[in-house]
Context: one part of a larger RNA
RNA sequence: UGUGGGUUGUCUGAGGGGAAGAAUCAUCUAGUACGAGAGGAACGAUGGCUCGUAGCCUCUGGUCUACCGGUUGUCCGAUAGGGCAAUGCCGGGUAGCUAAGCUAUGGUCGGUAAGGGCUGAAAGCAUCUAGGCCUGAAACGACCCCCGAAAAGAGACAAUCAUAGGCUCUCCUACAAGAGGAGGUUGAUAGGUGGGGGAUGUACGCAUCAAGCUUCGGCGAGAUGUUCAGUCCACCCAUACUAAUAGC
Numbered sequence: 001u002g003u004g005g006g007u008u009g010u011c012u013g014a015g016g017g018g019a020a021g022a023a024u025c026a027u028c029u030a031g032u033a034c035g036a037g038a039g040g041a042a043c044g045a046u047g048g049c050u051c052g053u054a055g056c057c058u059c060u061g062g063u064c065u066a067c068c069g070g071u072u073g074u075c076c077g078a079u080a081g082g083g084c085a086a087u088g089c090c091g092g093g094u095a096g097c098u099a100a101g102c103u104a105u106g107g108u109c110g111g112u113a114a115g116g117g118c119u120g121a122a123a124g125c126a127u128c129u130a131g132g133c134c135u136g137a138a139a140c141g142a143c144c145c146c147c148g149a150a151a152a153g154a155g156a157c158a159a160u161c162a163u164a165g166g167c168u169c170u171c172c173u174a175c176a177a178g179a180g181g182a183g184g185u186u187g188a189u190a191g192g193u194g195g196g197g198g199a200u201g202u203a204c205g206c207a208u209c210a211a212g213c214u215u216c217g218g219c220g221a222g223a224u225g226u227u228c229a230g231u232c233c234a235c236c237c238a239u240a241c242u243a244a245u246a247g248c
Base pairs, nucleotide, nucleotide: 005161006160007159008158009157010156011155015147016146017145018144021051022050024048025047026046027045028044034039052105053104054103055102056101060099061098062097063096067092068091069090070089071088072085073084074083075082076081107143108142109141110140115135116134117133118132166248167247169183170182171181172180189243190242191241192239193238194237195236196235197233198232199231200230205226206225207224208223209222212219213218
């Protein structure tokens, strides 16, 4: 752009794609059928393991330049608090992401192939085939998942006739741009604040003790108490304090 008015929403499903499953082992069947014995199945059912696929982060781990702590050198005069040195180096580490971790991964139906057969003529017999019919596969199709009105036979239904919808605005279960989704005061969308939960590991200051040094005046690492403190959070809950006003 088309689909003989526009807009919005919900569908149908022609057609297309998928491997979404695959292999293997064990147990029962059963020491059964079979076989003189030796030996020794299957149909079917159940459970595991490996690989693949899809999803997830409760657990086990990884990462975590959010965060907390330790510590070296140097600088800000000292303390406190910090800057720089690959995050200076090191020990931990929530959310998120993630695999090595966790979860799921059915076996029915249908038509057939080769093959095996029934009935059966041509050809009084025979013959699975010529007519007719049955059976028969990890293959094929359906059930399952995804796409799919540009399917030109261009579909259906509903609402509506300036509404709907979009932009600006607050955002993220979404994200290359578009798109998608949650909101916009009749509000918990984001920030802030409070609480919960969690990370680190006991803050500053003060008090007491104190190795050691000393010019005998003092200085003093460190330890203990105050203190499961202090600091911090991407998660959860609550709360209109701030911003979603006003508008196009």
The prediction has a mean pLDDT of 82. Predicted 3D model of a 248-nucleotide part of an RNA (large-subunit ribosomal RNA, domain VI) from a Candidatus Altarchaeota archaeon. It matches the Rfam family "Archaeal large subunit ribosomal RNA". Its Rfam clan is "LSU clan".